[in-house]
Annotation: Predicted 3D model of a 476-nucleotide part of an RNA (small-subunit ribosomal RNA, 3' major domain) from a Patescibacteria group bacterium. Its mean pLDDT, the model's own confidence on a scale to 100, is 81.
Context: one part of a larger RNA
RNA sequence: AGGCGGAAGUCUGAACAAGCGGUGGACCAUGUUGCUCAAUUCGAGAGUAAACGAAGAAUCUUACCCAGGCUUGACAUGCUAGUCUUAAUGCCUUCUUCGAAAGAAGAAGGAACCCUGAUUUUUUCAGGGGGGCUAGCACAGGUGUUGCAUGGCCGUCGUCAGCUCGUGGCGUGAGUCGUAACCUUAAGUGGCGCAACGAGCGCAACCCCUGUCCUGUGUUAUACGUGUCACAGGAGACUGCCCUGAAUAACAGGGAGGAAGGAGGGGAUGACGUCAGGUCUGCAUGGCCUUUAUGCCUGGGGCUGCAAACAUGGUACAAUGCUAGGGACAAUGAGAAGCAAUGGCGUGAGCCGGAGCAAAUCUCUAAAACCUAGCUCAGUUCGGAUUGGAGGCUGAAACUCGCCUCCAUGAAGGUGGAAUCGCUAGUAAUCGCCGGUCAGAUAUACGGCGGUGAAUACGUUCUCAGACUUUGCACU
Numbered sequence: 001a002g003g004c005g006g007a008a009g010u011c012u013g014a015a016c017a018a019g020c021g022g023u024g025g026a027c028c029a030u031g032u033u034g035c036u037c038a039a040u041u042c043g044a045g046a047g048u049a050a051a052c053g054a055a056g057a058a059u060c061u062u063a064c065c066c067a068g069g070c071u072u073g074a075c076a077u078g079c080u081a082g083u084c085u086u087a088a089u090g091c092c093u094u095c096u097u098c099g100a101a102a103g104a105a106g107a108a109g110g111a112a113c114c115c116u117g118a119u120u121u122u123u124u125c126a127g128g129g130g131g132g133c134u135a136g137c138a139c140a141g142g143u144g145u146u147g148c149a150u151g152g153c154c155g156u157c158g159u160c161a162g163c164u165c166g167u168g169g170c171g172u173g174a175g176u177c178g179u180a181a182c183c184u185u186a187a188g189u190g191g192c193g194c195a196a197c198g199a200g201c202g203c204a205a206c207c208c209c210u211g212u213c214c215u216g217u218g219u220u221a222u223a224c225g226u227g228u229c230a231c232a233g234g235a236g237a238c239u240g241c242c243c244u245g246a247a248u249a250a251c252a253g254g255g256a257g258g259a260a261g262g263a264g265g266g267g268a269u270g271a272c273g274u275c276a277g278g279u280c281u282g283c284a285u286g287g288c289c290u291u292u293a294u295g296c297c298u299g300g301g302g303c304u305g306c307a308a309a310c311a312u313g314g315u316a317c318a319a320u321g322c323u324a325g326g327g328a329c330a331a332u333g334a335g336a337a338g339c340a341a342u343g344g345c346g347u348g349a350g351c352c353g354g355a356g357c358a359a360a361u362c363u364c365u366a367a368a369a370c371c372u373a374g375c376u377c378a379g380u381u382c383g384g385a386u387u388g389g390a391g392g393c394u395g396a397a398a399c400u401c402g403c404c405u406c407c408a409u410g411a412a413g414g415u416g417g418a419a420u421c422g423c424u425a426g427u428a429a430u431c432g433c434c435g436g437u438c439a440g441a442u443a444u445a446c447g448g449c450g451g452u453g454a455a456u457a458c459g460u461u462c463u464c465a466g467a468c469u470u471u472g473c474a475c476u
Base pairs, nucleotide, nucleotide: 001476002475003473004472005471007470008469009468010467011466012465013464015460016459019423020422021421022420023419026315027314028313029312030311031310032309033308034306035305042053043052064301065300066299067298068297069296070295073139077138078137079136080135081134082133083132084131085130091110092109093108094107095106096105097104098103113129114128115127116126117125118124141290142289144288145287146286150284151283152279153278154277155275157273162201163200164199165198166197167196168177169176170175182191183190207267208266209265210264212235213234214233215232216231217230218229221226238261241255242254243253244252245251317416321375322374323373324372325371326370333364334363335362338357339356343352344351345350382413387408388407389406390405391404392403393402429452430451431450432449433448434447435446
C1' cells in the first nucleotide's frame, strides 16, 4: 500500500421492513442433469449455466449414428503435359443399364466466345487470347484440438462513484498529500477549507422518445366547418419568484404561478480494472492434428429416447367465478411466391371465390370491461390432462416426429412444507393485440403495443450487496 474482521462511525440500494402477486404441492410445455442408445452432435455450470447459443431439429438445417458413393475434390488461385474449340469423354435436352439416391457406365440429338491476318458471297484456314475436359503437381477442405497462445464481441461487480496524471510539497524508501475534515448531493455533485495548484477518464449535460403550448404544412384523417390527427420547426423549467432554515454559502423544507418543480417520466450511453469469466460451433487468427479422410455428396435414423432429480414458464384448483346470448372501445406493427374484405358452402378447423391494397387510402384487427339469463359451493355447467374415433391445413413427404377442428373420454388438482422470487405508479396485478424467425410448427418462449388499474413504505435494529473514514491483523 492492499486484502480481510462474528471491529467502530457515516451513508446508499425493491437489501430488510410495510404491502400486492407469485415460485416451491398438481398437470402440461421448454431447458438441464442422470440413465439409455448405433447415435441420442457440441458448447454454457454459484451469483454471472439450465424458454441460454437456438429470431423457430419431419427432409434440409446437422455439426451425431448406420449404409452407399467421390478423391485437385461442393469452393479459390497457379503450374506442367495431353486434348477440344473442324467439336467431344465436357454443357443442354432425351433415353438405356445398375442404384433408394448420390454416383457409375453407355446411347441419341442440339448449341457455343473475342481479336488479327489470308481467302472472301456465305464460308474456310492460320496465329493469338479466352474457355472446356483428361492426367498430374502445388494446394483446397476440416463445426478437428487448444478461449490457459489470441483478435473482436459479450457477461459480471455496476450506471456503483469511483480511477488516475502533470508540476509541486512531505518521506532514506516503499509511498503519501492532491482525492482528508465539515455541510450538501443521485453523484470525487457542489460549497467551505486546506501544501497544494491544475488537468484527464468517469458523474452531469449534449442525443432519442414522451407529457403542455405556439407556428407552418394538409395527403390518404375529417362531421367538409376543421384540428382532440399526422409531419416538421420552435417555446417552456432556470431553485427564475416568495417564506423559513442553514455558515449571508452550497443546499434543504414549504408556497405561488404553471401542462409539468427542483433530475417531470423513460431510453441510449457502462471509467481504471476484476473473474487466465464466456465464445476457436458467428467471424477472424498462431500452434498442433487430418489429407482415397477428421474433407465432400446421398438415403435412412438421431438431436423428440425415460425409473428419477433440478430450473424457467403456462393452465388451474373456481361465484371478484364459469357457461350461453347481446353489444362497445385501442395502440405498436405487418403485407406481393403477400395481406385478403363483401358473398357462398361446412357444426368446425377450413374450403370456394376474389373487391381492394406496394398501403394515414385496402386488409390482417381486440379481449377483459358492460348488459341479460343460467349455474348455488359440488371434484361441480370448476378444471382440462389423457385416450379412442372422424376430419382440416402446410409440405416431395406428417410412422418415428407437425399444427388445428369436431364427437366422445373427463386424470391430478379444494391455494401448496422448509424455503424462495418480482414489484414503489400508469408500477404490480390482470386483459388481449402485433412482430421477428418461419412452407408448416410443437411460441405457454422472446421483443414490442395498448386496455383496465391497486396496496404499502413506521423506519434502518436485523439479512444481503456496495461506498467512504478510522481501527486491529499470526495474510500478500

It matches the Rfam family "Bacterial small subunit ribosomal RNA".